[in-house]
Molecule: RNase P RNA; transfer RNA
Organism: soil metagenome
RNA sequence: GGCGGUCGCCGGCAGCGCCCGGCCUCCGGACGCUGCGGGAGGAAAGUCCGAGCUCCAAAGAGCACGGUGCCGGGUAAUUCCCGGUGGCGGCAACGCUGAGGAGAGUGCCACAGAAAAGAGACCGCCGUCGCUCGCUUAGGCGACCCGACGGCAAGGGUGAAACGGCGGGGUAAGAGCCCACCGCGCACGCGGUAACGCGGGCGGCACGGCAAACCCCACCGGGAGCAAGGCCGCAUAGGCAGGCGCUUGAGAGCUGCUCGCUCGAGCCUGCGGGUAGGCUGCUCGAGGCGGCGGGUAACCGUCGCCCUAGAGGAAUGACCGCCUCCGCGCUCGGGGUGACCCGUCCGCGAGACAGAACUCGGCUUA
RNA sequence: GCCGGAGUAGCUCAGCUGGUAGAGCAGCUGAUUUGUAAUCAGCUGGUCGGGGGUUCGAUUCCCUUCUCCGGCU
Numbered sequence: 001g002g003c004g005g006u007c008g009c010c011g012g013c014a015g016c017g018c019c020c021g022g023c024c025u026c027c028g029g030a031c032g033c034u035g036c037g038g039g040a041g042g043a044a045a046g047u048c049c050g051a052g053c054u055c056c057a058a059a060g061a062g063c064a065c066g067g068u069g070c071c072g073g074g075u076a077a078u079u080c081c082c083g084g085u086g087g088c089g090g091c092a093a094c095g096c097u098g099a100g101g102a103g104a105g106u107g108c109c110a111c112a113g114a115a116a117a118g119a120g121a122c123c124g125c126c127g128u129c130g131c132u133c134g135c136u137u138a139g140g141c142g143a144c145c146c147g148a149c150g151g152c153a154a155g156g157g158u159g160a161a162a163c164g165g166c167g168g169g170g171u172a173a174g175a176g177c178c179c180a181c182c183g184c185g186c187a188c189g190c191g192g193u194a195a196c197g198c199g200g201g202c203g204g205c206a207c208g209g210c211a212a213a214c215c216c217c218a219c220c221g222g223g224a225g226c227a228a229g230g231c232c233g234c235a236u237a238g239g240c241a242g243g244c245g246c247u248u249g250a251g252a253g254c255u256g257c258u259c260g261c262u263c264g265a266g267c268c269u270g271c272g273g274g275u276a277g278g279c280u281g282c283u284c285g286a287g288g289c290g291g292c293g294g295g296u297a298a299c300c301g302u303c304g305c306c307c308u309a310g311a312g313g314a315a316u317g318a319c320c321g322c323c324u325c326c327g328c329g330c331u332c333g334g335g336g337u338g339a340c341c342c343g344u345c346c347g348c349g350a351g352a353c354a355g356a357a358c359u360c361g362g363c364u365u366a
Numbered sequence: 367g368c369c370g371g372a373g374u375a376g377c378u379c380a381g382c383u384g385g386u387a388g389a390g391c392a393g394c395u396g397a398u399u400u401g402u403a404a405u406c407a408g409c410u411g412g413u414c415g416g417g418g419g420u421u422c423g424a425u426u427c428c429c430u431u432c433u434c435c436g437g438c439u
Stems, first nucleotide, its partner, number of pairs: 001323007009039002012036006019029004041353001045364002048362005053225004060259004065221005070084005085099001086097004100216002105214002107210003122156002124152007132143004164182002167179003183205001184203003188199004229280004239271006251263003287306008326349004332343004367438007376391004385422001393409005415431005
């Protein structure tokens, strides 16, 4: 966990008994007994999203605030689901993905490092001049160190990240300075609903990263919640003090502000006092199961069958017997050299996570 | 049922436009004192409730979860 039995619990219907009330052969209500049929979940949980429903003007506008963020589809709706694109990981099967904009602006990038985003040179490489030395008949040529001026960013070094990468040409040394490939950007053609992909062309390259930093762009969102809300009953207020207001409008309509709209003669604060009961909302619903059809799928359409808790501090439990699953011990049998494995009799233990509270669809966690 | 807030050293709290965590009390050692307290000097002590993500880097930002506290008839 399943089946059976006994005793209980919750609420429903029917019958009987007894009591109360009324408009008294009847109706309504409370209590008791008997009978019949019903009685938790995949998460009822967390309350993280989305709706139904109800009230707040028939819920209106703007700002603020919050949320979402590749594309297409599903749905009542979603931050959910399905399919695809791009990226990342993996040999692959496959898995993950909060994935708009850094070329609108602001900000940040610790330490280290020359330099952390309109820049820069520590070591280094190279040139000219000076000085010194050597060679040469001479003009001149060559060279280590040092100094001055200038060129460069290849190499070293720092860092999570260094202002395209790699190879060749070129050069005093170098450099997209030039070239091929890759990356990036721009427009074009083709394919695709789209995200995007493919192709050739042009540009020597134009400033890295962070938006789960502020922000920008696009889209969405009015607020509160069944303790919403409606009806009845009970209580009583016409108590005292202070303040504001009475159409030139106090205050209310429960989000932050402004506007607009509606109601409006009472309202606010303090003290003191009273009532805290019943009915409804309430369970038939975007419901479940099965068949067929459409769709890659999520899902949709149609037909048939079924009705399945409604309490109002909360019911679905306890005991016994049998069976089943798992673990341990043990008996017997089989296999194996062996550790051990498989089957079997009996005994013992264990059977979770957790529990409806207006209702659904998801997510997450157990 | 519905709606909010907080978890940082043994205790009470800071730190939050990201750069490696501090203060007071408590504890330990030393000085001072005949000795103790007080005082002075120094030291120890942290999974920032747990897990995951964004980022070079998370106490801080985001998601999820656990515990505690408060309000509403």